Bacterial large signal recognition particle RNA, 266 nucleotides, folded computationally. It matches the Rfam family "Bacterial large signal recognition particle RNA". Clan: SRP clan. For this family Rfam cites "SRPDB: Signal Recognition Particle Database" (Rosenblad et al., Nucleic Acids Res, 2003). Its mean pLDDT, the model's own confidence on a scale to 100, is 76.
[in-house]
RNA sequence: CCAUACCAGCCGGGGACAUAGCGGAGCCCUGUACCUGAAAUCCGCUACAGCAGGGGUGGAUCCCGCAUUUGAGGGCCAAACCUUUACGAAUUGAGUCCUAUCUGCUGUGUUGAGAGGUGGGUCUUGCGCAAUUGGGAGCUGUGAACCAUGUCAGAUGGGGAACCAAGCAGCAUUAAGCGGUGAACCCGAUGUGCCGCGAGGCAGCCUGCCUUGAGCAGUAGGUAUGAAGAUCGCGUGGAGGCGAAGCUCGAUCUUGUGGUGUAUGG
Numbered sequence: 001c002c003a004u005a006c007c008a009g010c011c012g013g014g015g016a017c018a019u020a021g022c023g024g025a026g027c028c029c030u031g032u033a034c035c036u037g038a039a040a041u042c043c044g045c046u047a048c049a050g051c052a053g054g055g056g057u058g059g060a061u062c063c064c065g066c067a068u069u070u071g072a073g074g075g076c077c078a079a080a081c082c083u084u085u086a087c088g089a090a091u092u093g094a095g096u097c098c099u100a101u102c103u104g105c106u107g108u109g110u111u112g113a114g115a116g117g118u119g120g121g122u123c124u125u126g127c128g129c130a131a132u133u134g135g136g137a138g139c140u141g142u143g144a145a146c147c148a149u150g151u152c153a154g155a156u157g158g159g160g161a162a163c164c165a166a167g168c169a170g171c172a173u174u175a176a177g178c179g180g181u182g183a184a185c186c187c188g189a190u191g192u193g194c195c196g197c198g199a200g201g202c203a204g205c206c207u208g209c210c211u212u213g214a215g216c217a218g219u220a221g222g223u224a225u226g227a228a229g230a231u232c233g234c235g236u237g238g239a240g241g242c243g244a245a246g247c248u249c250g251a252u253c254u255u256g257u258g259g260u261g262u263a264u265g266g
Stems, first nucleotide, its partner, number of pairs: 001266006009057003012030004020046005034054004063259005073249004081241008093232002096227002099224010114212009123200006129193002131190006138181005148173004156165003
């Protein structure tokens, strides 16, 4: 160095999640890379970290180590920004309101603006009146086998008789009770009243009258003083999102260098 048989290795890898940890399975990335079986209600294993069975390749361009190039994709994350939430802050920004003033516009005003004074109403309370409503009195109908009244035929009792007594039915009347009416009368009540009288109140609004005599009201913009209030903005903190850069894992790609058997025969 060659041949045969065999052993190691290789026939994909990575990220996040999950796990004490590792691998698988599911998701994602890479991109082509043997097959079969079970596996999220999980499955298998323990730092030599999937299990079970089969197949191929196999000592090197193919396996292993180191260095190097490229680098998909994932993870962490300060600031800034966005959303949300809690608190704070009004001497200061925006917004709201009051007042004053300037300007423009509109309306109103000597047929009296505005201001002042005064009376009344609106308000509260007491009394009355009315209305409505309930009850009562009153009027009226009905209403008792006997135990209500009057009159009591017949019948009954007493009497020598005249006559007397009690008294059913009938008729009439009435009590309690049950109804009707309830204009006027009495008592009570009130989600009632363009009602009357008295007292109080009168901030505001409406209105009559008196005095004075020229402004007054509305609206928009500017300015100034002031007021209230955390709506926006502002400050501080919490949560979520996004997130250049940075850190980290890293498939894949390029290049260099080194390493890796056993037996037998020639």